[in-house]
RNA sequence: AGAGUUUGAUCCUGGCUCAGAACGAACGCUGGCGGCGUGGAUAAGACAUGCAAGUGGAACGCUGUGAUGUGAGUAGCAAUAUUUACGUCACGGAGUCGCGUAAGGGUGCUUAACACGUGGGCAAUUUGCCGCGAAUUUGGUGAUAACUUGUCGAAAGACAAGCUAAUAUCCAAUAGUAUGUGUUUGCGGCAUCGCAAACACAUUAAAGCCGGGGACCGAAAGGCCUGGCGAUUCGCGAUAAGCCCGCGGCCUAUCAGCUAGUUGGUAAGGUAACGGCUUACCAAGGCUACGACGGGUAGCUGGUCUUAGAGGACGACCAGCCACACUGGAACUGAGAUACGGUCCAGACACCUACGGGUGGCAGCAGUCGAGAAUUUUUCACAAUGAGCGAAAGCUUGAUGGAGCGACGCCGCGUGGGGGAUGAAUGGCUUCGGCCCGUAAACCCCUGUCAUUCGGGAUCAAUGCCGCUUGGCUAACAACAAAGCGGUUGAUAGUACCGAAAGAGGAAGGGACGGCUAACUCUGUGCCAGCAGCCGCGGUAAUACAGAGGUCCCAAGCGUUGUUCGGAUUUACUGGGCGUAAAGGGCGCGUAGGUGGCAAUAAAAGUCUGGUGUGAAAUCUCUGAGCUUAACUCAGAAACUGCACUAGAAACUGCAUUGCUUGAGUGUUGAAGGGGAGAUUGGAAUUCUCGGUGUAGCAGUGAAAUGCGUAGAUAUCGAGAGGAACCCAGUGGCGAAAGCGAAUCUCUGGGCAACUACUGACACUGAUGCGCGAAAAGCUAGGGGAUCAAACGGGGAUUAGAUACCCCGGUAGUCCUAGCUGUAAACGGUGCAUGCUUGCUGUAAGCAGAAUUAACCCUGCUUGUGGCGAAGCUAACGCGAUAAGCAUGCCGCCUGGGAAGUACGGUCGCAAGAUUAAAACUCAAAGAAAUUGACGGGGGCCUGCACAAGCGGUGGAGUAUGUGGCUUAAUUCGAUGCAACGCGAAGAACCUUACCUGGCCUUGACAUGCAAGUAGUAGCAUUAUGAAAGUAGUGCGAGGUAGCAAUACCAGCUUGCACAGGUGCUGCAUGGCUGUCGUCAGCUCGUGUCGUGAGAUGUUGGGUUAAGUCCCGCAACGAGCGCAACCCCUGUGUCCAGUUGCACCCGAUUAUUCGGCGCACUCUGGACAAACUGCCUCGCUCAAACGAGGAGGAAGGUGGGGAUGACGUCAAGUCAGGAUGGCCCUUACGGCCAGGGCUGCACACGUACUACAAUGCCCGAUACAAAAGGAUGCAAAGCGGCAACGCCGAGCCAAUCCCAAAAAUCGGGCCCAGUUCAGAUUGUCGUCUGCAACUCGACGGCAUGAAGCCGGAAUCGCUAGUAAUGGCGCAUCAGCUACGGCGCCGUGAAUACGUUCCCAGGCCUUGUACACACCGCCCGUCACAUCAUGAAAGCCGGUCAUACCCGAAGUCGCAACUUAUUGCGCCGAAGGUCUGGCUGGUGAUUGGGAUGAAGUCGUAACAAGGUAGCCG
Repeated sequence: AGAGUUUGAUCCUGGCUCAGAACGAACGCUGGCGGCGUGGAUAAGACAUGCAAGUGGAACGCUGUGAUGUGAGUAGCAAUAUUUACGUCACGGAGUCGCGUAAGGGUGCUUAACACGUGGGCAAUUUGCCGCGAAUUUGGUGAUAACUUGUCGAAAGACAAGCUAAUAUCCAAUAGUAUGUGUUUGCGGCAUCGCAAACACAUUAAAGCCGGGGACCGAAAGGCCUGGCGAUUCGCGAUAAGCCCGCGGCCUAUCAGCUAGUUGGUAAGGUAACGGCUUACCAAGGCUACGACGGGUAGCUGGUCUUAGAGGACGACCAGCCACACUGGAACUGAGAUACGGUCCAGACACCUACGGGUGGCAGCAGUCGAGAAUUUUUCACAAUGAGCGAAAGCUUGAUGGAGCGACGCCGCGUGGGGGAUGAAUGGCUUCGGCCCGUAAACCCCUGUCAUUCGGGAUCAAUGCCGCUUGGCUAACAACAAAGCGGUUGAUAGUACCGAAAGAGGAAGGGACGGCUAACUCUGUGCCAGCAGCCGCGGUAAUACAGAGGUCCCAAGCGUUGUUCGGAUUUACUGGGCGUAAAGGGCGCGUAGGUGGCAAUAAAAGUCUGGUGUGAAAUCUCUGAGCUUAACUCAGAAACUGCACUAGAAACUGCAUUGCUUGAGUGUUGAAGGGGAGAUUGGAAUUCUCGGUGUAGCAGUGAAAUGCGUAGAUAUCGAGAGGAACCCAGUGGCGAAAGCGAAUCUCUGGGCAACUACUGACACUGAUGCGCGAAAAGCUAGGGGAUCAAACGGGGAUUAGAUACCCCGGUAGUCCUAGCUGUAAACGGUGCAUGCUUGCUGUAAGCAGAAUUAACCCUGCUUGUGGCGAAGCUAACGCGAUAAGCAUGCCGCCUGGGAAGUACGGUCGCAAGAUUAAAACUCAAAGAAAUUGACGGGGGCCUGCACAAGCGGUGGAGUAUGUGGCUUAAUUCGAUGCAACGCGAAGAACCUUACCUGGCCUUGACAUGCAAGUAGUAGCAUUAUGAAAGUAGUGCGAGGUAGCAAUACCAGCUUGCACAGGUGCUGCAUGGCUGUCGUCAGCUCGUGUCGUGAGAUGUUGGGUUAAGUCCCGCAACGAGCGCAACCCCUGUGUCCAGUUGCACCCGAUUAUUCGGCGCACUCUGGACAAACUGCCUCGCUCAAACGAGGAGGAAGGUGGGGAUGACGUCAAGUCAGGAUGGCCCUUACGGCCAGGGCUGCACACGUACUACAAUGCCCGAUACAAAAGGAUGCAAAGCGGCAACGCCGAGCCAAUCCCAAAAAUCGGGCCCAGUUCAGAUUGUCGUCUGCAACUCGACGGCAUGAAGCCGGAAUCGCUAGUAAUGGCGCAUCAGCUACGGCGCCGUGAAUACGUUCCCAGGCCUUGUACACACCGCCCGUCACAUCAUGAAAGCCGGUCAUACCCGAAGUCGCAACUUAUUGCGCCGAAGGUCUGGCUGGUGAUUGGGAUGAAGUCGUAACAAGGUAGCCG
């Protein structure tokens, strides 16, 4: 310090999420030790048991026990024992009395408040114990508890009678520096007044106890003296408390008005004290937008956590303050309480009970139950520190000091260290070579922390207490205070610590490993199981699930969950925004408020500087110190950013005073204007009425129809009625906006220019408020009603439907008057005002200048309204003196999307509705701008047999063939829009063959390896059975290598193990190949430049081309893959070569190149030439590219044809050509065989063939090819057969021989018909191939002679040697269903005006909510499920309030009264009644909302979304 996530990608806005720190935590897994901290956060729920507040005998009486002294009695000779009385001492008991119990300890209920914090005030106060000072402490009285007796009661306890004491109580005396009243003086202050002094009058006190003691007095006690502790009065102080005030710190306006003791006064009461604190009377005030009142929540603070800080959240432990003590109320006592372990009353709960009545209060320490995710021991000690009482010893103290439990937190330590490679084994991975765990282990050498055992062994303890000594007080001793010496006291604890011993021995886990985020592989699983903080993983190769190995991070812990802050500048003070992302109020006037021109003076509120006080301690920071270190603790410093007081400064702001003129306003003159209101007037047009002319249509649409019209429409002429709207009209004018448009008149507002006379800051903005809101629509009342026109399931169309778009009608309304409504995409999507900041150019109004006769033009200035642009700004688009620039002031508004501008509540409205305005729940996005594509029933340009122009077909018939479907035991499989369907298949009778049925085999039909066994083994022939395969036999009968041989090995067979095998699955795991867009002209790169960026530029533009072909221009310059060319065939020529080809010449033959000479020609096959817009003319931008025409030429503008297929698209096709990952089968999904099937037939489609005929058919005659093929072959000639074919067989391994032409042409026939067309079908006879033609071959002869007479909607091919038409060849192949495919040659056309339309494609541009890219996206109803929520007749609570009833305890008041007490009254808790407000729960039913892979209906939006969309 950032990161992930919206998109195909980008930038921005914006939310969500993560990484950090923290915790009084909890949960999961795990767990060695110690130190220091910390531990009921929920039920302020209920509590068993024990303890937590006592103490004083030196205040008092009584009493028990023991000791002792004295007296007396009894027993005894006595010692002695014992009883009793009195006294002393010690230890107890209850009681009176004093002090304490108001502290300490707990909890956080209440409380939004002077409760708390901070700073002040009390001249308005109190203060026990304590300190200092002054004075006093005299004399008396009557009781009462305890105790005894009696009564009642279960108990708790109560009552009566009797006895008694005090430092208990009461009376009296004395008293001023106290209190009260009055008078006087001084000083001071803060308004009332305060302080000091003096005088007069009045009032008010007390208690004793414990020591010591010479003289003196006293019979004694004692007096007296002295010390100490007390008591009383007063003053001062300290401490503690009370009251008052300024300022500060929560949410809510869907709480806007609250208040009757309320605000003030007078009087009285009350209080320690001021005060409506209380009462009576009087007045009518008081608070509030700077948030009263109400509601919700909450103890406050020092501080804690976080943070760079500012802030935000919190208020455990520790410390200060407050509040509370079962709930509510009340007082008493007291210095102090309205009292946690006191009292009274009421209530709830619990306990005891003899049922009459009583008792209790853990939010003290432990502990129990309960609820809860969750929080400890019914421990030790008063040794220390403190507290209470006491003179003291001392007692008490669950305060406190310790220990125990809990990894709850922080901190520290350990679980070993060194060496050790055969890199052991197990485990994991593997490309099978190896690699990882890994020096890790084993093994060797060491060490001894912690734990264990044994031994020693603390600090905390002294200013206490006891004894002794010294010296002070006293007249003196004693006592007492002070100093010194000695002794005594330890819960923790036999703990910390120290020493010794032994042995590596007792001590490691948790989470993660897709990205964020450090860390990767295997196996299993197969959108299942599961994971997940966000994005997201999982549908058969998951680094994301589960397990394992490995790795990473932390470590006695590690993760998860929850919460807070951070990151989040995501509430923005520091430090944000509002044209389009969320966000400018519809517009003005104006109140409060905020802000405010120039100059001077005064004062000093803000401001600044210094000082003083305070800001508790702890905490934080720094420095140092103590525990071995650290945590922890201690000391010091700093800090505590604050508040108050005080001394100064005077620039700025405020306040006050005085001026100024530039802001603002007034004035004078002038020009412009649809600014507003009212009245009057006008012409054209629409419609209607009347009349004339006139006749059959008019109107309307994409096309129609409804409608109007022969009862006379439309059209046209004339007259009239009535309402509404006004040509000119312009990014021109005016207005605040809404808005304003014929003309004239009246009334009236504002702006502008020029002049500079006046006022003198009078200004800007503007919450609440008031007004306008003449957009439309809507409402009320009254008019008006021509046009247009919601509604009208009107009527007609369209359509699947059409509650729409279109048409014909048509009412509200549209218009006027008076009111209401108060909203719009009320928009410049841009609040108002002021200042500053390069320019260019229009336009409206005015002024000035120059010039002119005057004006216009021109120049300058001001105001308004436009365009383009500099700087600057902006995410970009864009804005740019009319800012979205640079600044200032003020207002409004925003904070993810949806739910929702909705619900509830309030206000307004006649209503419709408007305004204000949430939440639950849900999503991880929603969005802005721009980019590249794709798409559009957007646009422009261009191309293509795309259309058009033509020729011929398909679709109708029959047949062939393929497919679908159906059927079947099987009809094997694949291909499925173009781009599947005469396709894989260039040959299904068996084979093929993958399918079915049946019969068989199991290391296998085939390959390799290992092991064992085997000998008439391999091989050949053959028998039985069988459909065959196979099974079971018989006979004959070899071999190789090494070795002398035995023998071993190979080969063979058998058995076993590895394995073979699979046309089984996945083309969505793949390679390769192929199709398609498309032979379309495109697709990209480097560098540079532009842009924040995705990207752009180049590649766009102007021409041109078949072409991104070329030229020109240009921030581009170049380049690559494509185009073209290079290659092949063909068209012309030259050269070379000359057999099997050719034939100029010779010869021969009936004829034929037959023979010869030859290679000129044809031809063959090699090389070369040729064509390049090279030449001419014209056109184009005066240029080029290019186009048009021409010459020459065999060929002319790519000559014709082929091969050649860019980047990519379609998860296109193929696992069945072969290859191949993974999965699956293994006596079968493998292998062999026979038969069947792939040929099955109601039907549908595709592709072909043959036809329907006369441009034809039949018969006869007759001519001319190319390219192929040929040995299991092609086969001549000849012969046989009507023919298929057969017989025989020359020749040919091929320029030699063979296959081997048809249409055309010539002649004849047919004469328009189901025919001399057409040939299906069927019968029969044959031929050929083949092991075999039944299912299921081809061909031939004879006979038969179907449909069909040119084909609906629709649709296909083709632009020249093309279409059409005629035959020929080849591959596959035994044969063939070939009419298919691939080639060859013969004959040989027609047409193209042109690019509007259909289809496909290219380029540019535009829109987009699409990017899986229009086969896209997406909206609403309905149906189903789930969730939260609103309404709802009501029902059930909670809380608050008014009024009333009843009224405990108790204070107060009155009366009675001898104390005691009683009666009455006011107030008064709880309770009750009526009503109302607020709030919560529930509720049949109901409303909308959200969510949910594949429901229904439509298609509203996004493109001109097919009717532009949107707002009201």
A computed fold for a 1512-nucleotide RNA from an uncultured bacterium, annotated as small-subunit ribosomal RNA. Its mean pLDDT, the model's own confidence on a scale to 100, is 83. Its Rfam family is "Bacterial small subunit ribosomal RNA". RNAcentral holds the sequence, with entries from ENA, Greengenes and SILVA.